A computed fold for a 478-nucleotide part of an RNA from Psychrobacter luti, annotated as small-subunit ribosomal RNA, 3' major domain. The prediction has a mean pLDDT of 81. The source organism's lineage runs through Bacteria, Pseudomonadota, Gammaproteobacteria, Moraxellales and Psychrobacter.
Context: one part of a larger RNA
RNA sequence: UGACGGGGGCCCGCACAAGCGGUGGAGCAUGUGGUUUAAUUCGAUGCAACGCGAAGAACCUUACCUGGUCUUGACAUAUCUAGAAUCCUGCAGAGAUGCGGGAGUGCCUUCGGGAAUUAGAAUACAGGUGCUGCAUGGCUGUCGUCAGCUCGUGUCGUGAGAUGUUGGGGUUAAGUCCCGCAACGAGCGCAACCCUUGUCCUUAGUUACCAGCGUGUUAAGCCGGGAACUCUAAGGAUACUGCCAGUGACACACUGGAGGAAGGCGGGGACGACGUCAAGUCAUCAUGGCCCUUACGACCAGGGCUACGCACGUGCUACAAUGGUAGGUACAGAGGGCAGCUACACAGCGAUGUGAUGCGAAUCUCAGAAAGCCUAUCGUAGUCCAGAUUGGAGUCUGCAACUCGACUCCAUGAAGUAGGAAUCACUAAUAAUCGCGGAUCAAAAUGCCGCGAUGAAUACGUUCCCGGGGCUUGUACA
Numbered sequence: 001u002g003a004c005g006g007g008g009g010c011c012c013g014c015a016c017a018a019g020c021g022g023u024g025g026a027g028c029a030u031g032u033g034g035u036u037u038a039a040u041u042c043g044a045u046g047c048a049a050c051g052c053g054a055a056g057a058a059c060c061u062u063a064c065c066u067g068g069u070c071u072u073g074a075c076a077u078a079u080c081u082a083g084a085a086u087c088c089u090g091c092a093g094a095g096a097u098g099c100g101g102g103a104g105u106g107c108c109u110u111c112g113g114g115a116a117u118u119a120g121a122a123u124a125c126a127g128g129u130g131c132u133g134c135a136u137g138g139c140u141g142u143c144g145u146c147a148g149c150u151c152g153u154g155u156c157g158u159g160a161g162a163u164g165u166u167g168g169g170g171u172u173a174a175g176u177c178c179c180g181c182a183a184c185g186a187g188c189g190c191a192a193c194c195c196u197u198g199u200c201c202u203u204a205g206u207u208a209c210c211a212g213c214g215u216g217u218u219a220a221g222c223c224g225g226g227a228a229c230u231c232u233a234a235g236g237a238u239a240c241u242g243c244c245a246g247u248g249a250c251a252c253a254c255u256g257g258a259g260g261a262a263g264g265c266g267g268g269g270a271c272g273a274c275g276u277c278a279a280g281u282c283a284u285c286a287u288g289g290c291c292c293u294u295a296c297g298a299c300c301a302g303g304g305c306u307a308c309g310c311a312c313g314u315g316c317u318a319c320a321a322u323g324g325u326a327g328g329u330a331c332a333g334a335g336g337g338c339a340g341c342u343a344c345a346c347a348g349c350g351a352u353g354u355g356a357u358g359c360g361a362a363u364c365u366c367a368g369a370a371a372g373c374c375u376a377u378c379g380u381a382g383u384c385c386a387g388a389u390u391g392g393a394g395u396c397u398g399c400a401a402c403u404c405g406a407c408u409c410c411a412u413g414a415a416g417u418a419g420g421a422a423u424c425a426c427u428a429a430u431a432a433u434c435g436c437g438g439a440u441c442a443a444a445a446u447g448c449c450g451c452g453a454u455g456a457a458u459a460c461g462u463u464c465c466c467g468g469g470g471c472u473u474g475u476a477c478a
Base pairs, nucleotide, nucleotide: 001478002477003475004474005473007472008471010469011468012467013466015462016461019426021424022423023422026317027316028315029314030313031312032311033310034308035307042053043052064303065302066301067300068299069298070297073125077124078123079121080120081119082118083117086103087102088101089100090099091098092097107114108113127292128291130290131289132288136286137285138281139280140279141277143275148188149187150186151185152184153183154163155162156161168179169178170177194269195268196267197266199237200236201235202234203233204232205231209226210225213224214223240263243257244256245255246254247253319419323378324377325376326375327374328373329372335366336365337364340359341358344355345354346353347352385416390411391410392409393408394407395406396405432454433453434452435451436450437449438448
C1' cells in the first nucleotide's frame, strides 16, 4: 500500500421490512444430472450452467453409431491430355455408385490458341466440429450503470509511498456541486450530446381523415369535394430550480407553491471507466503448437441426438362460482406478405378442400382481438371443474410422419380440494390478468423477442439477512 475480520462508525440498493402474485405438492412441456445404449454427438456447472449455444434434430441439419463405399479426394490453386457446356434416358443396387444409349455443338481468335466448363493422369497439396480457451486474437458474461480509476507539475517522506481524491461542513442518483485546505490543474468514467414517448406550432395532404356543403345507399368517405380534425413524417418550440415563499452559511442545495401537457434526472432505451474471476468460447470465425493422412479425411442408406426405476432447474394448464358453458354485443397497438398473404362463394361438424379475386401493399390481405359488457343455465359436487391418458376416424406439410410431426372430430375422462421445510419476482401504467404479432421456418412453441387492453396493494422504517461505496481500527496474510 492492499486484502481479510462472526471489529467500529456513515451511506445506498425490491437487500430486509410493508404488500401482491408465484415456485416447492398434481399432470404435461422443456433443459440438466444420473442410468441405459451400437450411438444416446459436443460444449455450458454457485451467484454469472440447467426453455443455455439451438431464431425451431422425421431425411437434410449432424458433428454420434451400424453397415456399404472412395483415396489428389466432397472443396482450392498449379501442370499435361481429351472433350464445349448442357439435356434426356435404360439396367443392377438400400443408396453412394457401376455399366450403357441418345440429343447437342456454342463465344472470342493474329487460326497457334484462349475464356468458361467436364472427364482422366501424376505430384505439390487438400481436408480434420481431432487436442490444448492454462499458448492466443476477436467476442461475451460478472462485480455494476456501482462511482469510482489514474496522470502531469509541485510539496512532504531516507524509502516503499503520501498529498491531490483526505479532512472540517453541507449536498447529490453521482469524485454531483459548494465552502475550506500544500496543493494547482488534467484524463478515463458520472451527467449532457443520440433514439423513443408525453404537449404545442409550421409545412405537406395520398393509399390515411370527413367538420361544414352537395349527391347517394338496406348500409358504408361509397362519390363530388374539403384541408378543419385525427393521423402520417420532416422541421421547430417547450423545462432552466427560470419565478414566489420558507429553511440554510450571503454558497451549493432542500421543502412547499404558482403557472404549465409535463417539475426538479418528466418516463423508457442505447451507452458499461481502471480492473477482477488463468470466468466462457480452438464447435461462429481467425490462429501458434501437437496429432491423423487408403483415415481422426470424404460419400451413402438406416438408426441415434426423442431411451427411462429416478433427482433437480425453468415454464404451461389446473384444482373452480371474481368461475364453467351457450347466445348476443364493443374497443387496440405493433408487425408480416409473391416459392407469399389471400377477400368472396360453395362443400365439410371441423382441421381443411375446390373455384376465384385483390395486393410487392397507410390502397389488398393475415384479422374474428381477448379479458370486458348484456342475458340464460349450472349450485359446491371430483361436478356441466380440470383436462392427462388411451381407442377409432380424418386433415395438412413434405420423396417420406413406424421409430419421431402438428392439427381436427367422436369416444375415454387420470392426478389434482391451494401445496412441508424452503425459496423467487415486482415500487406505477409497475405487479397481476387478457389476448395479438414476429424471427427461425416445407411442416413443427407452453420457449424467445416485441405489441397493446384492463389495472391494484404497500413502503412505519434501516434493528436484522444479502450485496456494494467511503472513513477508521486489528492482523502469525501478500